A computed fold for a 109-nucleotide RNA from Paenibacillus sp. yr247, annotated as Guanidine-I riboswitch aptamer. The prediction has a mean pLDDT of 83. Its Rfam family is "Guanidine-I riboswitch aptamer". Rfam links the family to the GO term regulation of gene expression.
RNA sequence: AAACUUGUUUUCUAGGGUUCCGCGACAGAAUGAAGGCUGUUGGUCAGGUCCGAGAGAAGACACACGGUGAACUUCAUCGUGCACACGGAGGGAUAAAAGCCCGGGAGGA
Numbered sequence: 001a002a003a004c005u006u007g008u009u010u011u012c013u014a015g016g017g018u019u020c021c022g023c024g025a026c027a028g029a030a031u032g033a034a035g036g037c038u039g040u041u042g043g044u045c046a047g048g049u050c051c052g053a054g055a056g057a058a059g060a061c062a063c064a065c066g067g068u069g070a071a072c073u074u075c076a077u078c079g080u081g082c083a084c085a086c087g088g089a090g091g092g093a094u095a096a097a098a099g100c101c102c103g104g105g106a107g108g109a
Base pairs, nucleotide, nucleotide: 007061008060009059010058011057012056015051016050020048021047022045023042024041025040026039027038028037063081064080065079066078067077068076069075070074084104086107090102091101092100
């Protein structure tokens, strides 16, 4: 100086917006009233559905090493390991946005 490996996925959370539900406001029709219905509108509505982390959590699988049992190109089972990680702007998807994707990027140390 260069190369190779450091994996996949599930559930959840930080976070996210507003399609849908709910909630609120305004108006309307009907109506004796309340409630309900229709329309518009509000995410600066702590909610439900939904999206959701490379650098967040827990787990499963895979992989590596070791033990044991059988086998004799291997299989099963148990255990251990599975590290480190500062990071824009801008753009993209979805209804819309985001720690999602571009991206372990650009850049920095």